[in-house]
This record gives sequence, C1' cells and structure tokens, in this order.
RNA sequence: GUGUCAUCAAGAGCGGCUGAGGGACGGGCCCGAUGAAGCCGCGGCAACCUGCGACCGACCGGAGCCGGAUAGCUCGGAUCGGGGUGCGAGGUGCCAAUGCCCGACCGAUGACUA
Repeated sequence: GUGUCAUCAAGAGCGGCUGAGGGACGGGCCCGAUGAAGCCGCGGCAACCUGCGACCGACCGGAGCCGGAUAGCUCGGAUCGGGGUGCGAGGUGCCAAUGCCCGACCGAUGACUA
C1' cells in the first nucleotide's frame, strides 16, 4: 500500500533540544515567539486486539428438600454463548477546539485479510 468490518460530541500534558509553522485536503475559523511542527524523556487516557472475574442466557449431568407425582424448590458443577459491569498486562493508538466547522463515497485509528 489492497480489501472487509468497527469506531471517531467522552477521556488524557509536563519537561528538555530546537525555532516557524500547525489544525490531512478546498473554503472558513482557529492555535502559534507567553514557542508551531519535529525529536527525546517522563506522565496520563482507554476506542481496538487481549487475560481473569462478577453477572446473564442456553444446555448437560449430579446432590438435597418437598410431594400422590414424571410437577415444584434449593445447592454446587461441566461445556458453550453474551458481557458498555469490574480489575489487569502487553501490542497499537491517542492526550486544543465534535474528525474544530462546512464540503467531497474525504480522512484517521484498530482488528482481520491475500
């Protein structure tokens, strides 16, 4: 880089180096020498993948209680599924403004994919 799917109004920044741009694109509107972008260090957030568990459902078999009963009730267990409810690790990602706003089958990120 291709394709598919999901998400994008929540959340989370300080320091050092450096020095003029940045918010993808067009238009707008903003941010920026009280320091942009980038790099490094530390910190944080929790959308995706992921572990464990509460909980819910399905199903299987067991024990006990009750009973006239093949009904009913209770308990604990195996398997499968759900899980936006909690905790955690790692891989990413992210930490101005609703993806800043409008537009365009535009973009970003994740998982899977040949």
The RNA shown here (SAM riboswitch aptamer (S box leader)) has 114 nucleotides and comes from an Actinomycetes bacterium. The organism belongs to Actinomycetes, within Bacteria. The prediction has a mean pLDDT of 75. The model forms 93% of the base pairs in the Rfam consensus. The sequence was found by an Rfam model in a public genome assembly. Rfam family: SAM riboswitch aptamer (S box leader). Rfam links the family to the GO term regulation of gene expression.